[in-house]
Context: one part of a larger RNA
RNA sequence: GGCAUAUGGUGGAUGCCUGGGCACUUGGAGCCGAAGAAGGACGCGGCAAGCGGCGAAACGCUCCGGGGAGCCGCAAGCGGGCGAAGAUCCGGAGGUCUCCGAAUGGGGGAACCCACUCGAGGUAAUACUCGAGUAUCCACUGAUGAACACAUAGUCAGUGGAGGGGAACCGCGCGAACUGAAACAUCUAAGUAGCGCGAGGAAAAGAAAGAAAAGAAUCGAUUCCCUAAGUAGCGGCGAGCGAAAGGGGAGGAGCCCAAACCCGGCACUCAAGUGGACAUGGAAUUAUAGGCAAAAAAGAUGAUAUAAUACGUGUCCACUUGAGUGCCGGGGGUUAGGGCCCACCGUAGAAGUGAGUGAGUACUCUAGGCGAACGGACCUGGAAAGGCCGGCCGGAGAAGGUGAAAGCCCUGUAGUCGAAAGGGGAAAGCUUGCUGGUGGGUACCAGAGUACCACGGGAUAGGCGACCCUGUGGGAAGGCGGGAGGACCACCUCCUAAGGCUAAAUACUCCCAAGUGACCGAUAGCGGAUAGUACCGUGAGGGAAAGGUGAAAAGAACCCCGGGAGGGGAGUGAAAGAGAACCUGAAACCAUAUGCCU
Numbered sequence: 001g002g003c004a005u006a007u008g009g010u011g012g013a014u015g016c017c018u019g020g021g022c023a024c025u026u027g028g029a030g031c032c033g034a035a036g037a038a039g040g041a042c043g044c045g046g047c048a049a050g051c052g053g054c055g056a057a058a059c060g061c062u063c064c065g066g067g068g069a070g071c072c073g074c075a076a077g078c079g080g081g082c083g084a085a086g087a088u089c090c091g092g093a094g095g096u097c098u099c100c101g102a103a104u105g106g107g108g109g110a111a112c113c114c115a116c117u118c119g120a121g122g123u124a125a126u127a128c129u130c131g132a133g134u135a136u137c138c139a140c141u142g143a144u145g146a147a148c149a150c151a152u153a154g155u156c157a158g159u160g161g162a163g164g165g166g167a168a169c170c171g172c173g174c175g176a177a178c179u180g181a182a183a184c185a186u187c188u189a190a191g192u193a194g195c196g197c198g199a200g201g202a203a204a205a206g207a208a209a210g211a212a213a214a215g216a217a218u219c220g221a222u223u224c225c226c227u228a229a230g231u232a233g234c235g236g237c238g239a240g241c242g243a244a245a246g247g248g249g250a251g252g253a254g255c256c257c258a259a260a261c262c263c264g265g266c267a268c269u270c271a272a273g274u275g276g277a278c279a280u281g282g283a284a285u286u287a288u289a290g291g292c293a294a295a296a297a298a299g300a301u302g303a304u305a306u307a308a309u310a311c312g313u314g315u316c317c318a319c320u321u322g323a324g325u326g327c328c329g330g331g332g333g334u335u336a337g338g339g340c341c342c343a344c345c346g347u348a349g350a351a352g353u354g355a356g357u358g359a360g361u362a363c364u365c366u367a368g369g370c371g372a373a374c375g376g377a378c379c380u381g382g383a384a385a386g387g388c389c390g391g392c393c394g395g396a397g398a399a400g401g402u403g404a405a406a407g408c409c410c411u412g413u414a415g416u417c418g419a420a421a422g423g424g425g426a427a428a429g430c431u432u433g434c435u436g437g438u439g440g441g442u443a444c445c446a447g448a449g450u451a452c453c454a455c456g457g458g459a460u461a462g463g464c465g466a467c468c469c470u471g472u473g474g475g476a477a478g479g480c481g482g483g484a485g486g487a488c489c490a491c492c493u494c495c496u497a498a499g500g501c502u503a504a505a506u507a508c509u510c511c512c513a514a515g516u517g518a519c520c521g522a523u524a525g526c527g528g529a530u531a532g533u534a535c536c537g538u539g540a541g542g543g544a545a546a547g548g549u550g551a552a553a554a555g556a557a558c559c560c561c562g563g564g565a566g567g568g569g570a571g572u573g574a575a576a577g578a579g580a581a582c583c584u585g586a587a588a589c590c591a592u593a594u595g596c597c598u
Stems, first nucleotide, its partner, number of pairs: 001597009015583001016548002020520002022517007029509002031165002039100003042055003046078002050074002052059001061094006070082003105114003115134007136162009169200001170198005180187001184236001210219002223250005233241002254501003257447001261331021284309006337445002339442007351435007363424004368417003374390003378387002391408002393397001399411003452474007481496005535542002555582001558569004
């Protein structure tokens, strides 16, 4: 030094356990937020570092219920309190709720700094303190009001709303690559991951310009499941992708506009009428002037001028009536097409449907209550629930606990009862509103930059093409119209685009309750038996390890060695070879003793 055996040490495997997880089922709930959320910072305890709870009214306040003897959290101790005048605890409703955070008076390196207005306290007066308000955007209403006269922009105020967060599910927009094709480009991965916007408890879809059939049909909104079917097909016909009709189920629900037409209002245009103003006309009338005639008077006539009146014409204005057009409101109407006209039947009974009531009622959720039946001075043991003996209950023999293995010891279980307050929340019945059709005629209406076409793109299982969506350009018809039936045409069939709404069946689970497991049992199971902690990183981010004395601390008074650690006695305990580095305690490894070999 090796090997072997024995005894220990170290170590923490294994077994057993579980306060934690995992996957589901059934039901509930499906949002929170400017009335300040989610999430935090900082505080609050007699002593108080952490977790939990709470907020300056701070381990708590008030009220209403439950409950009934103890209580002051995890969590002991010291020191003190509370409670049958009902505490602690549980449920409901309130009060309080610093600072940050959408954060919203302004700023800011979050939890800090600095203001203004009004009110209150305080001061001799400032200061200081407290309360309320003061962000932005949108909608509506009102006030005010530039350049620039009206106006508009702008400004201000009031009222209402929004903003941010949230596990997955949903719709829409944008949209990869690795990878596969044994390389790679079409293709695939995949409309996946990711990003953005938006919504709801679901979302989306949805009431045929459908599906289909093949010369005859048939079905009848959407969604979801099974099937059809790995079929038909698509595909560098490679890799690979992959339907639909139909059938069977779940569920079941259908409606409203636009337009024609009618009524009303407003505006504009046209026509007619009435009135007014202005202009103009000429045969008219009147007056004056004036001329003719004239010696004068009377009379007749009377160019021309002025004025007035009436009339005509033109223009403008106002009103009335009618027509047309446009807009608004009401009726009507919506594919079993409708309108309008004519004729006829029927007119409120049945049926259907909406609203109201029933009723915030029944019922139910958020605390709880009652709840059957066993004993043994027998045996073993530290301990009985085990064994033995004799009983009992059972609408309860689910389960957990109790010193081991308990239907009858405890908590419970079956069953049954219960709410002051708050949440959810029916139905029958009753009342009430609404809703009709046939035939004939007419040819008034039936969604336009649309259908359709060309080219391009997308979506469809699907490359060209049909169908659907769409970019650019072109661009209809008017029901004798128009679309589809997989190029296209004819026949035939189906259906009426270019407006809108719509429950259920379906998806998901951050959360609550009850439960289940040929799920895990501490290197497993969530990363986490709790921790997103310690630690790492400037940061985004990454991210552990770590369970078990005993039935009960009865956690070892006292003595001895030692500075202590540690140990020896004593004592506790069933056990201390359960002694806190604590159940069991494997192996590697170390040591000691003995034997053999070298």
Molecule: large-subunit ribosomal RNA, domain I
Organism: Thermoanaerobacter pseudethanolicus ATCC 33223